[in-house]
RNA sequence: GGACCUUUAGCUCAGUGGGAGAGCACUUGGGUCACAACCAAGGGGUCGACGGUUCGAACCCGCCAAGGUCCA
Numbered sequence: 001g002g003a004c005c006u007u008u009a010g011c012u013c014a015g016u017g018g019g020a021g022a023g024c025a026c027u028u029g030g031g032u033c034a035c036a037a038c039c040a041a042g043g044g045g046u047c048g049a050c051g052g053u054u055c056g057a058a059c060c061c062g063c064c065a066a067g068g069u070c071c072a
Base pairs, nucleotide, nucleotide: 001071002070003069004068005067006066007065010024011023012022013021018055026042027041028040029039030038048064050062051061052060
């Protein structure tokens, strides 16, 4: 220098054009002598940045950034 992959909640990830979600973690209550397990409820995201396409974009296109693999 080139090609490809990844980027979504605190962490691990799903979601492939119209509702942003799951598990774990966290908070509150229950539970227990107390703690844990367990049960119920709840908070937390401008979907890496910018631009474009579209009635509508996490999703399609371009570019940039960060991380990774390979080639030179």

About this RNA:
Predicted 3D model of a 72-nucleotide RNA (transfer RNA) from Loigolactobacillus backii. It matches the Rfam family "tRNA". Gene Ontology term of the family: triplet codon-amino acid adaptor activity. By type it is a transfer RNA. The source organism's lineage runs through Bacteria, Bacillati, Bacillota, Lactobacillales and Loigolactobacillus.